[in-house]
Parts: sequence; structure tokens; C1' cells
RNA sequence: AGUAUUGAAAGGCAAAGCCGUUGAAAGACGGUGACGCAAAGCUAGAGGGUCUCACUCACAUAGGUAUGUGACAGAUAGCCAGCUGCUGGU
Repeated sequence: AGUAUUGAAAGGCAAAGCCGUUGAAAGACGGUGACGCAAAGCUAGAGGGUCUCACUCACAUAGGUAUGUGACAGAUAGCCAGCUGCUGGU
């Protein structure tokens, strides 16, 4: 120096719930709060999954506008994934 494994002292992040803002919704942001996290750092795009259905499009039913499904669209990195990376011991 590299690789593997293990840990969290110092330092770091912050789930649910509650309050406020925002959004059609899912959700996001701020405060509070810690369930957890060794990548809970970055990336929503070139992949898969999941959640939402306001707008737009297609189809079906229906009959004046509505319902359903799909696509599109939105969201999630604390679902998988991709990229990068600090430290003690062995």
C1' cells in the first nucleotide's frame, strides 16, 4: 500500500409519531424525536421492484361525461442496483 473480515470510541446520518409548509396523490422540506445505519454518502438515469394517478394519450365499458386498465408522468437511493469513500483491531 492492497484485499478480506469485524467494530463504533471520537465524529456523522436520522425511521415512526407530532407540529408547520408544500403537492392531485404518493411524497418532499423545516422543527421535534431516535427505529435503526459502516456507506442511511452521491446518482431517479441505462436496469429491475414498489407507491401515486392531477394532466396528456390509447383501449374497454358507458353515454355526456364518468369508471376501469395500460402508457406517459410524479415519487422512492432507509427495496435491489451503479459510482465513490473515512477510521480502530485482526
Predicted 3D model of a 90-nucleotide RNA (c-di-GMP-I riboswitch aptamer) from Butyrivibrio hungatei DSM 14810. Model confidence (mean pLDDT): 76 of 100. Lineage of the source: Bacteria > Bacillati > Lachnospirales > Lachnospiraceae > Butyrivibrio hungatei. RNAcentral holds the sequence, with entries from ENA, Rfam and Ribocentre. The same sequence occurs in records of 3 taxa. Its Rfam family is "c-di-GMP-I riboswitch aptamer". Gene Ontology term of the family: cyclic-di-GMP binding.